The RNA shown here (Lysine riboswitch aptamer) has 188 nucleotides and comes from a Clostridia bacterium. The source organism's lineage runs through Bacteria, Bacillati, Bacillota and Clostridia. Its mean pLDDT, the model's own confidence on a scale to 100, is 80.
RNA sequence: AGGUGAGGUAGAGGUGCGGUGUUUAUCAGUACCCCUUCUGAGUUGGGAAACUAUGAAGAUGGGUGAAAGGAAAUACCGCCGAAGUCCGGCAAGCCCAACUUGCUGCGGCUGGGUCUGCAUCGAAUAGGUGCAGGACUGUCACCGGCAACCCAUGUCUUCGUGGUUACCGGUGGAGCGCUAUCUCACAG
Numbered sequence: 001a002g003g004u005g006a007g008g009u010a011g012a013g014g015u016g017c018g019g020u021g022u023u024u025a026u027c028a029g030u031a032c033c034c035c036u037u038c039u040g041a042g043u044u045g046g047g048a049a050a051c052u053a054u055g056a057a058g059a060u061g062g063g064u065g066a067a068a069g070g071a072a073a074u075a076c077c078g079c080c081g082a083a084g085u086c087c088g089g090c091a092a093g094c095c096c097a098a099c100u101u102g103c104u105g106c107g108g109c110u111g112g113g114u115c116u117g118c119a120u121c122g123a124a125u126a127g128g129u130g131c132a133g134g135a136c137u138g139u140c141a142c143c144g145g146c147a148a149c150c151c152a153u154g155u156c157u158u159c160g161u162g163g164u165u166a167c168c169g170g171u172g173g174a175g176c177g178c179u180a181u182c183u184c185a186c187a188g
Base pairs, nucleotide, nucleotide: 003186004185005184006183007182008181009180010179011178014080016079017078018077019076020075021074022073023072024071033063034062035061037059038058042051043050045096046095047094083110084109085108086107087105088104089103090102091101092100093099111137112136114134115133116132117131118130119129120128121127139173140172141171142170143169144168145167150163151162152161153160154159
């Protein structure tokens, strides 16, 4: 100088990931509520509670008339298993179930964005998620090609040979990864 293992720090991938606020469109002339007409016993998957022949639910016509979730733009914040999803546990939503939300697990899968198809959530052709496939892209390993500087070497010295790197191509892997760096330990 270099090697192996463990731990720490700082970074990279880019239409990169997530959160919060504001504005706007959509949701929607929808839901709720009120009136009229028809109808006539429930309103829910079950229960409690409440309402109901002084008319439930449903339908016609009319009046009034939202919001949440999701989306776009923008600003700020936290970051690079960022995060998403599945499974399990706990908690909340009147109770159970369903569903939703939050927390949790050195649990499983996914490097990243994008396009297409199917499924699902959704008002939606927006968007999210899952599965499959396509090209692209970042990273490491291996193989091949190829300079110049550089390194090594040679009797041949504006030369030859080998190595390394930038770059190009191919194959493959996965984020408990990759790059750089620090500390400790081990081997040498």